Transfer RNA from a Candidatus Woesebacteria bacterium, 74 nucleotides, folded computationally. Its Rfam family is "tRNA". Gene Ontology term of the family: triplet codon-amino acid adaptor activity.

RNA sequence: GCCGCCAUCGUCUAGUGGUCUAGGACGUCUGGUUCUCAACCAGAAAAUCGGGAGUUCGAGUCUCCCUGGCGGCA
Numbered sequence: 001g002c003c004g005c006c007a008u009c010g011u012c013u014a015g016u017g018g019u020c021u022a023g024g025a026c027g028u029c030u031g032g033u034u035c036u037c038a039a040c041c042a043g044a045a046a047a048u049c050g051g052g053a054g055u056u057c058g059a060g061u062c063u064c065c066c067u068g069g070c071g072g073c074a
Stems, first nucleotide, its partner, number of pairs: 001073007010026004018057001028044005050066005
C1' cells in the first nucleotide's frame, strides 16, 4: 500500500428497514428476607448504537467517507 471482517449500557452481547424514545446476562445501586454475610426475591439507574454524509415516508440495520481494532497479501 491492497483486500476482508468488526465497532450497540461499566463488561459481554441480541437486534434479517417499521410495536426499538433499543432487549438480555453479568456487574452497580435501592428495598425485602437473614443476628450478619452470601444466596434468593422485587425494583431502579445505565447505550440518541465509533464520527460524518447519503438513500428512504422511515436507518442500530442499506451505501459512501473518516477513525479505531483484528486478520490476510505484498